[in-house]
RNA sequence: CCCGACAAGAGCAAACCCACGGUGACGUGGGGACGCAAAGCCAUGGGCCAACGUUGCCGCUUCCCGCCGCGGCAUUGGUGGUCGCCAGGUUGCCGAAG
Numbered sequence: 001c002c003c004g005a006c007a008a009g010a011g012c013a014a015a016c017c018c019a020c021g022g023u024g025a026c027g028u029g030g031g032g033a034c035g036c037a038a039a040g041c042c043a044u045g046g047g048c049c050a051a052c053g054u055u056g057c058c059g060c061u062u063c064c065c066g067c068c069g070c071g072g073c074a075u076u077g078g079u080g081g082u083c084g085c086c087a088g089g090u091u092g093c094c095g096a097a098g
Base pairs, nucleotide, nucleotide: 002098003095004094011036012035016031017030018029019028020027021026034084040090041089042088044087045086046085047082048081049080050079052077053076055074056073057072058071059070060069
């Protein structure tokens, strides 16, 4: 240095609940523990997610058609969220076996 033990001492905290912030993804604080050897930190690449806009299709409305409007699905654009999805960067506790 790689590596990571039914080792030691510490640490973090998913789901869920409450409060607050946000259009939303989600964030912060409290409770709570499924897990975690970087589950410390950085949204840089990919993934996923969100609201908004573009374009297309479908539906609703209508006596009929079209437009508008509303809703759904897809598409695409920038914006944003997530590092407890993967990669990358960076810092770091402990030390059995190999």
Molecule: c-di-GMP-I-GGC riboswitch aptamer
Organism: Planctomycetota bacterium